[in-house]
RNA sequence: GGCGGCCGCUGUCGUCUGAAGACAUCGGUUUUCAAGCGAUGGAGGAAAGUCCGGACACGAUAGGACACGGUGGUGGGUAACACCCACCGGCUCGCGUUGAGUCAGGGAAAGUGCCGCAGAAAAUAUACCGCCCGCUUCGGCGGGUAAGGGUGAAAAGGUGCGGUAAGAGCGCACCGCUCGGUUGGUGACAGCCGGGGCAGGGCAAACCCCACCGCGUGCAAGCGCAAGCAGUUCUCGCAAGUGACUUCGGUUAUUUGGCCCGUGUCCGCGGGAUGAGAACGGGUCGCGUGCAUGAGGCGAUCGGCAACGAACGUCCCAGAUGAAUGGUCGCCGCCCAGUGAAGCCGUCGAGGACCGCGACACAGGGAACAGGAUCCGGCUUA
Numbered sequence: 001g002g003c004g005g006c007c008g009c010u011g012u013c014g015u016c017u018g019a020a021g022a023c024a025u026c027g028g029u030u031u032u033c034a035a036g037c038g039a040u041g042g043a044g045g046a047a048a049g050u051c052c053g054g055a056c057a058c059g060a061u062a063g064g065a066c067a068c069g070g071u072g073g074u075g076g077g078u079a080a081c082a083c084c085c086a087c088c089g090g091c092u093c094g095c096g097u098u099g100a101g102u103c104a105g106g107g108a109a110a111g112u113g114c115c116g117c118a119g120a121a122a123a124u125a126u127a128c129c130g131c132c133c134g135c136u137u138c139g140g141c142g143g144g145u146a147a148g149g150g151u152g153a154a155a156a157g158g159u160g161c162g163g164u165a166a167g168a169g170c171g172c173a174c175c176g177c178u179c180g181g182u183u184g185g186u187g188a189c190a191g192c193c194g195g196g197g198c199a200g201g202g203c204a205a206a207c208c209c210c211a212c213c214g215c216g217u218g219c220a221a222g223c224g225c226a227a228g229c230a231g232u233u234c235u236c237g238c239a240a241g242u243g244a245c246u247u248c249g250g251u252u253a254u255u256u257g258g259c260c261c262g263u264g265u266c267c268g269c270g271g272g273a274u275g276a277g278a279a280c281g282g283g284u285c286g287c288g289u290g291c292a293u294g295a296g297g298c299g300a301u302c303g304g305c306a307a308c309g310a311a312c313g314u315c316c317c318a319g320a321u322g323a324a325u326g327g328u329c330g331c332c333g334c335c336c337a338g339u340g341a342a343g344c345c346g347u348c349g350a351g352g353a354c355c356g357c358g359a360c361a362c363a364g365g366g367a368a369c370a371g372g373a374u375c376c377g378g379c380u381u382a
Base pairs, nucleotide, nucleotide: 001332002331003330004329005328006327007326009042010041011040012039013038014037015036017034018033019032020031021030022029023028044369048380049379051378052377053376054375055374056218057217058216059215068214069213070212071211072210073087074086075085076084077083088105089103090102091101092100093099106209107208111207112206113203114202115201128149129148130145131144132143133142134141135140157175158174159173160172161171162170176198177196178195179194180193181192182191183190184189222289223288224287225286231280232279233278234277235276236275238257239256240255241254242253243252244251245250259272260271261270262269296315297314298313299312301310302309303308334366335365336364338362339361340360343357344356346354347353348352
């Protein structure tokens, strides 16, 4: 790890029982919760890191410019990408050829900057040693020279011949470079032809320039319902008197009025406080939704070098929330070393000995990394 038995967890559906609530035509109906039974579903290649890219949602609806961030050969794929495919170019390895690996692979002639140490000199070039010429008081001095030595990661094209006092693209051939043309290719680019003695070395994973892309926050987004508390409005309650009824506790009807403040008093007016209920708006706890039919899986067909796409058929496949997917037993399979061992290879001093391998058997041990929490495509790590 596979199959099976038993026990257990969790989602959905069905059935049945119980509890609570609502409605009721009083027969019942219906909602929620719980238990039992039955059926059925229940983690991964990375569910992880949260590093990229999207869907979706909300927000000043987000058009332009600046800033900031990202990407950077070409063509294609894709919803999109810092991903994937094919190709081009450089470098490394292999090397007869085919090939394999790797590259943040735009611009160094827009500008700024850097190139430590060493070295004469690190970019308007430059003369330390050496070489050559001249002078010399023989110690050196002046001039020429980048061929040789030396330094460095890197020294102003390379090799050869000519040339020269010695040298030097100074001249020539080839290679390289660069410019122009042409052919092929969608293109990066490549081939060919011709011109030019060759022109400012490297670094942009330094600033920067160019082209293209990018609004911010994230499912704890957001949406709905809505206890309690608080707010607003309305009604009732409160106290006293009277009437009616009374089981003598009260109930009910009606009238009047009270507390605090404006205001020393009275009346009136306005405002406020206190108990209960109802309604309203916002909304906390909480609950639901978002939330799984999707850039979905599988199969075969067609197109394409491929990445991938098109159309067809078929399937529905976790949805928890203090967070389920497990435990145990049996059998089988895998790995590890041990013992025994059919047998096999080899060596030798050869009818045996020794080294090694070993089907199979026995008893034993081991099985990792990890684990959903909105979803999807990648990358990376284990």
Annotation
The RNA shown here (Bacterial RNase P class A) has 382 nucleotides and comes from a marine eukaryotic metagenome. Its mean pLDDT, the model's own confidence on a scale to 100, is 76. RNAcentral holds the sequence, with entries from MGnify.